[in-house]
RNA sequence: CAGGCGGUCGCUUCGGGAACCUUUCGGGGUUUGCCGGAGAGGAAAGUCCGAGCUCCCACGGGCAGCAUGCUCGCUAACGGCGAGGCGCGGCGACGCGACGGAAAGUGCAACAGAAAAUAUACCGCCUCAAUCCUCAGGGGCUGAGGUAAGGGUGAAAUGGUGCGGUAAGAGCGCACCGCUCCGGCGGCGACGGCGGAGGCACGGAAAACCCCAUGCGGAGCAAGACCAAAUAGGGGAGCGGUACGCGGGUUGCCCGUCCCGCCUCCGGUCCGGUUCGCCGGGCCGGGGCCGUUUCCGGGUAGGUUGCUGGAGGCCGGCGGCAACGCCGGUCCCAGAGGAAUGACCACGAACACAGAAUUCGGCUUACGGACCU
Repeated sequence: CAGGCGGUCGCUUCGGGAACCUUUCGGGGUUUGCCGGAGAGGAAAGUCCGAGCUCCCACGGGCAGCAUGCUCGCUAACGGCGAGGCGCGGCGACGCGACGGAAAGUGCAACAGAAAAUAUACCGCCUCAAUCCUCAGGGGCUGAGGUAAGGGUGAAAUGGUGCGGUAAGAGCGCACCGCUCCGGCGGCGACGGCGGAGGCACGGAAAACCCCAUGCGGAGCAAGACCAAAUAGGGGAGCGGUACGCGGGUUGCCCGUCCCGCCUCCGGUCCGGUUCGCCGGGCCGGGGCCGUUUCCGGGUAGGUUGCUGGAGGCCGGCGGCAACGCCGGUCCCAGAGGAAUGACCACGAACACAGAAUUCGGCUUACGGACCU
């Protein structure tokens, strides 16, 4: 970049016109290609992140849970992008990184191996003692002591290489590297370089639990709003309905602010008052009403809206390494409602993956061609 240019007919939608109907005279509806404009993607896919928007009534705090995890920037935001740092891979251009913490704690590493973390002696090496063999040198067995350089096992054996030293060895000592600490330089920073001191050890892995830092209300256009119609305004069960307290109220829980509600009738019994008519209060039972939880059953699933002017596209200038930002100009670029783009002609092009359904920013996956390395 995405089957191109031109033409003929056809489809959908928006605006305008015309005709008809209606009107509360604002307007609304139906029909009509009569005129003009527009009409699938870079991924429209996945539904993985983030948002705009709608609703839960508006928030604050905490817990749980989840997510991210080097530094600095970009962004509405992100788990995204850019530029760097460190580590790993590659001959290289470059690519990848789940990249905070292992001396806060718990747990893990099968088998093999002597031993897998305040961890060691299987084979070995050296010394001494005693004993046996040998002409001597030297060799064998046993015991004691020293050792971790060599070999073996393993994904990994605990600083590495070299030299010296030692009875044999070992940072035991030295040089270089590694590591720790200190100083100073460069850098916004992650970090890097330089100099010095120290023989210096308690390895791995947190994509185990965990600790630390940062962040997160939830549900979702089938959200929601309006209109019309129909049904059984149905039936059962539980809880609550006396005031600074109780109940309900945002889709994990708790607390707080906030919002709403806190009735009524009958009967029995007890107490008090009494003008002897009755009145008031407590308790118990029953009914109604309201709120709420749940179970069974019935009706409707129709129309309008949300529905496309946006964190928008394109062009130019400026700033920035870049992501991107600012300024100016210009344009309107699908809105279906079972879902619209089809057929034909001609020509040099001819190609895959593949069709919008609330809209964007990303990521991932699929893929023909062009360009760059």